[in-house]
RNA sequence: GACAGAGUAGGUAAAGCACGUUAAGUGUUAAAGGAUGGGAAGUUGCCUUUAAACGAAAGGUUCACAUUUUGUGAAUCUGCGAUACUUUACCGCAUCCGCUGUU
Repeated sequence: GACAGAGUAGGUAAAGCACGUUAAGUGUUAAAGGAUGGGAAGUUGCCUUUAAACGAAAGGUUCACAUUUUGUGAAUCUGCGAUACUUUACCGCAUCCGCUGUU
């Protein structure tokens, strides 16, 4: 010098646990900021904040209280939610420099 490889943010699926179901969260749009393979820098990806619009799947059982044969509260179970977190598996940054291996 040449060739090859490892390594991120994050995404998908499953499981566990938790939250909401009196609607937050998630998702969409706009603005600002932040982090982002080992280093520098970076966006088309990600996160945070603010604002706006949109938006839903609820039921069973037991006990207690009340008294309108119905309601309220608590516990628990089955569901539902573009739900949070963790683990596992798979996928996985382009520029320059670096790391490993071969030559």
Predicted 3D model of a 103-nucleotide RNA (THF (Tetrahydrofolate) riboswitch aptamer) from Proteiniborus sp. DW1. The prediction has a mean pLDDT of 83. The sequence is in RNAcentral, with records from Rfam and Ribocentre. Rfam family: THF (Tetrahydrofolate) riboswitch aptamer. Rfam's curators write: Tetrahydrofolate (THF) riboswitch was first reported for Ames et al. as an RNA motif in 5' untranslated (5'-UTR)regions of folate transport and biosynthesis genes in Firmicutes genomes. RNAcentral records the identical sequence in 2 taxa. Taxonomically the source falls in Proteiniborus (Bacteria, Bacillati, Bacillota, Eubacteriales).